[in-house]
Context: one part of a larger RNA
RNA sequence: UGACGGGGGCCCGCACAAGCGGUGGAGCAUGUGGUUUAAUUCGAAGCAACGCGAAGAACCUUACCAAGUCUUGACAUCCCGAUGACCGUCCUAGAGAUAGGACUUCUCUUCGGAGCAUCGGUGACAGGUGGUGCAUGGUUGUCGUCAGCUCGUGUCGUGAGAUGUUGGGUUAAGUCCCGCAACGAGCGCAACCCUUAUCUUCAGUAGCCAUCAUUCAGUUGGGCACUCUGGAGAGACUGCCGUGGAUAACACGGAGGAAGGUGGGGAUGACGUCAAAUCAUCAUGCCCCUUAUGUCUUGGGCUACACACGUGCUACAAUGGCUGGUAACAAGGUGACGCGAGACGGCGACGUUAAGCAAAUCACAAAAACCCAGUCCCAGUUCGGAUUGUAGUCUGCAACUCGACUACAUGAAGCUGGAAUCGCUAGUAAUCGCGAAUCAGCAUGUCGCGGUGAAUACGUUCCCGGGUCUUGCACA
Numbered sequence: 001u002g003a004c005g006g007g008g009g010c011c012c013g014c015a016c017a018a019g020c021g022g023u024g025g026a027g028c029a030u031g032u033g034g035u036u037u038a039a040u041u042c043g044a045a046g047c048a049a050c051g052c053g054a055a056g057a058a059c060c061u062u063a064c065c066a067a068g069u070c071u072u073g074a075c076a077u078c079c080c081g082a083u084g085a086c087c088g089u090c091c092u093a094g095a096g097a098u099a100g101g102a103c104u105u106c107u108c109u110u111c112g113g114a115g116c117a118u119c120g121g122u123g124a125c126a127g128g129u130g131g132u133g134c135a136u137g138g139u140u141g142u143c144g145u146c147a148g149c150u151c152g153u154g155u156c157g158u159g160a161g162a163u164g165u166u167g168g169g170u171u172a173a174g175u176c177c178c179g180c181a182a183c184g185a186g187c188g189c190a191a192c193c194c195u196u197a198u199c200u201u202c203a204g205u206a207g208c209c210a211u212c213a214u215u216c217a218g219u220u221g222g223g224c225a226c227u228c229u230g231g232a233g234a235g236a237c238u239g240c241c242g243u244g245g246a247u248a249a250c251a252c253g254g255a256g257g258a259a260g261g262u263g264g265g266g267a268u269g270a271c272g273u274c275a276a277a278u279c280a281u282c283a284u285g286c287c288c289c290u291u292a293u294g295u296c297u298u299g300g301g302c303u304a305c306a307c308a309c310g311u312g313c314u315a316c317a318a319u320g321g322c323u324g325g326u327a328a329c330a331a332g333g334u335g336a337c338g339c340g341a342g343a344c345g346g347c348g349a350c351g352u353u354a355a356g357c358a359a360a361u362c363a364c365a366a367a368a369a370c371c372c373a374g375u376c377c378c379a380g381u382u383c384g385g386a387u388u389g390u391a392g393u394c395u396g397c398a399a400c401u402c403g404a405c406u407a408c409a410u411g412a413a414g415c416u417g418g419a420a421u422c423g424c425u426a427g428u429a430a431u432c433g434c435g436a437a438u439c440a441g442c443a444u445g446u447c448g449c450g451g452u453g454a455a456u457a458c459g460u461u462c463c464c465g466g467g468u469c470u471u472g473c474a475c476a
Base pairs, nucleotide, nucleotide: 001476002475004472005471007470008469009468010467011466012465013464015460016459019424020423021422022421023420026314027313028312029311030310031309032308033307034305035304042053043052064300065299066298067297068296070294073125077124078123079121080120081119082118083117084116088103089102090101091100092099093098106115107114108113127289128288130287131286132285136283137282138278139277140276141274143272148187149186150185151184152183153182154163155162156161167178168177169176193266194265195264196263198234199233200232201231202230203229204228207224208223209222212221213220237260240254241253242252243251244250316417320376321375322374323373324372325371333364334363335362338357339356342353343352344351345350383414388409389408390407391406392405393404394403430452431451432450433449434448435447436446
């Protein structure tokens, strides 16, 4: 000087407390461990691994296993030789890779040749999701959006170092004020960026409709006032007033205002810590394989199942289930190998036909919870939907291993969950639907979007984490 303390002081955080809803019990989905297996590919391991890499394993993917192939190779460059093609279509054998055969078939030219492609050969080489993340780059997690981490000059100390950065206040903040052997500066904080909340102005179609006509309908004429869209601006700065404070910083209250003291949300992550994660995104040193640890193919596996754990979904019901009605009211997205209205067929999944739309024009698209009426009457039930049977639909060469959906039938566990444990402070929790990426098909996951919309916070004694000053120290 640090680190540490079941030392002390001060301070903060959904850290506790006050509340609301869960997990832990059930069924299922999904990930992991274990076990099994020819293989169940690999990685991730307290917080910070476990709906994680994977924004989507039927084949492919695929790295694993079995069997069958190839050896300059599936891919790249160079050299030599041969051919004029290569590609494509068809036939035969085969599980296919592949092998054999038939048909078709280059360009330029000064006719010397050149280009290009295929095949064969030789070796240089290719190739490796093989090892090492404890050789590395890059990227990422975490402490933590915590308020810290340092430097120059000066001063002090023999020196390691100290001072500044400590002290008195204050702040979300090393934020600011005052003082001080310090004076300044840098990386962080804040601001500058995006979005949202209000207004003005410009613009007015594909958007809108107050006034005038018109229509079933903003449908049409008309208009751009309003909504909205998207450009440019305004607006919030403790600016004003009062009280407290040290005449400061600042705190509290008030006015005005759409918004008040960082208005809400996001992006933004200092010096560093964990030899943290990743050689399987990629790149890369070294080591290893080279008729195989490379490559191609078919089939299987990654989907197994006495069990254990994590994360979720659906429930156990009456604040509810079912039936009917009002066919109430969104936002943000996506669409051409696409979205697909309408009509017809089907109980339905869906099928047939087909308008419009590269979309503020058309479509997906029905928002759902909500509200109204009826019924059920506390039951393992008109709760709950697992499981299973039959018949189907769709995608796709192909749904057996191993897809999703539909109809009918079946109707399991489950009556609110031990010890323990998680999230959340406001348009939040809870609850209700909608969309997108991936994607032929497949979503209870992920990422977004809006609708309805709470309760509680006395307080900082305690638990956890962090900051700062100080103290002890047998640690470095």

RNAcentral holds the full RNA, with entries from ENA, Greengenes and SILVA. Small-subunit ribosomal RNA, 3' major domain from an uncultured bacterium, 476 nucleotides, folded computationally. Its mean pLDDT, the model's own confidence on a scale to 100, is 83. It matches the Rfam family "Bacterial small subunit ribosomal RNA".